[in-house]
RNA sequence: CCAGGGGGCCGGGUGGCCGCCCCGAUCUCGGUCGGGGAGGAACGUCCGAGCUCCAAGGGCAAGGGUGCCGGGUAACUCCCGGGCGGGGCGACCCGACGGAAAGUGCCACAGAAACACACCGUCCUUCCUCGGAAGGAUAAGGGUGAAAUGGUGCGGUAAGAGCGCACUGGCGCCCGCAGUAAUGCGGGGGCCGGGCAAACCCCACCCGGAGCAAGGCCAAAUAGGAGGACACCCCGAUUCGUCGGGGAGGGGCGCCCACCCCGUCCUCGGGUAGGCCGCUCGAGUCCGUCGGCAACGGCGGACCUAGAUGGAUGGCCACCGUCCUUCCGCUUGCCGGAAGGAUACAGAACUCGGCGUAUAGGCCGCCUGGCUCC
Numbered sequence: 001c002c003a004g005g006g007g008g009c010c011g012g013g014u015g016g017c018c019g020c021c022c023c024g025a026u027c028u029c030g031g032u033c034g035g036g037g038a039g040g041a042a043c044g045u046c047c048g049a050g051c052u053c054c055a056a057g058g059g060c061a062a063g064g065g066u067g068c069c070g071g072g073u074a075a076c077u078c079c080c081g082g083g084c085g086g087g088g089c090g091a092c093c094c095g096a097c098g099g100a101a102a103g104u105g106c107c108a109c110a111g112a113a114a115c116a117c118a119c120c121g122u123c124c125u126u127c128c129u130c131g132g133a134a135g136g137a138u139a140a141g142g143g144u145g146a147a148a149u150g151g152u153g154c155g156g157u158a159a160g161a162g163c164g165c166a167c168u169g170g171c172g173c174c175c176g177c178a179g180u181a182a183u184g185c186g187g188g189g190g191c192c193g194g195g196c197a198a199a200c201c202c203c204a205c206c207c208g209g210a211g212c213a214a215g216g217c218c219a220a221a222u223a224g225g226a227g228g229a230c231a232c233c234c235c236g237a238u239u240c241g242u243c244g245g246g247g248a249g250g251g252g253c254g255c256c257c258a259c260c261c262c263g264u265c266c267u268c269g270g271g272u273a274g275g276c277c278g279c280u281c282g283a284g285u286c287c288g289u290c291g292g293c294a295a296c297g298g299c300g301g302a303c304c305u306a307g308a309u310g311g312a313u314g315g316c317c318a319c320c321g322u323c324c325u326u327c328c329g330c331u332u333g334c335c336g337g338a339a340g341g342a343u344a345c346a347g348a349a350c351u352c353g354g355c356g357u358a359u360a361g362g363c364c365g366c367c368u369g370g371c372u373c374c
Base pairs, nucleotide, nucleotide: 001370002369003368004367005366007364008363009362010361012320013319014318015317016316017315018314020037021036022035023034024033025032026031027030039345043356044355046354047353048352049351050350051211052210053209054208063207064206065205066204067203068082069081070080071079072078083097084095085094086093087092098202099201103200104199105196106195107194119142120141121138122137123136124135125134126133127132150168151167152166153165154164155163169192170191171190173188174187175186176185177184178183215277216276217275218274225268226267227266228265229264230263232247233246234245235244236243237242249261250260251259284303285302286301287300288299289298290297291296321343322342323341324340325339326338327337328336329335330333
């Protein structure tokens, strides 16, 4: 210098004008002054929790999830470390990584056959027109395929075959050693008819439901409910408590007709509108130190950092910064200047821990491979 791997971080600044939300002070009560006001993902709402209400004897079943080992954590399907398998020359990356002789299902195309299989070939027997035909045996050879029943050699056989033996490969079991363990190494003995379980399924373990519109408190007007007090007359019914009808009564305008309202008042309780709480001090943030390989934890110190409820955190302008492209200059440095362009993704709504996804542009360590120079 080129190519690459992995980790951490930033993601605009200043000023002016006009605005928005919250808190505090103040008074002449809607102004003035002061302070605070989004993120690394606030996002998706995919996991795990806190918190709240409901439900709740236990067990089984259903449904969902998880699945190598050890550790971390409030908890997790997350994180850290390790093992094993796979990929890469390497730094490093990827893996739901229990069970396929419990059962069911699937395995494109090709191929005879994808589960029990004979197309060619080989061998045996029979027939025969001597070319072959039929039946049987055979997975050693050919051919198909991503995948065809472990490999090499010797024996064996009609030809063959783990059929037998030696070496070797793979998978369980037993013993020893190392390790907390997964597992690794060595020895012994056994087995060798595929693959797929993020296909059904089997095994082991875990899981009550709903969510801040959770939930709690205060509490109008109107209507309806309960109780009490006061209510003029007539008629009808009556279970003698009351009920129905009419008049009387009330309303605008002094009166009448018509029309409208029809018991009045008080108290209590439930719900609604509205208001308040929940609401932001919390598994909090930062710094130091100690323990630990690490995730993380202990201790000490400092700090308070948005709380809206139709939902604030904004808009415009100027200058600067950063990056890209083109051009120019000479003091050839990624140096200076000019013009143009770009400046992302996105946005709280009860709060945390994760995961996943989006992101213009830029910065800083570490590591790997290659080339060149000293």

Bacterial RNase P class A from a Dehalococcoidia bacterium, 374 nucleotides, folded computationally. It is recorded under the gene name rnpB. RNAcentral holds the sequence, with entries from ENA.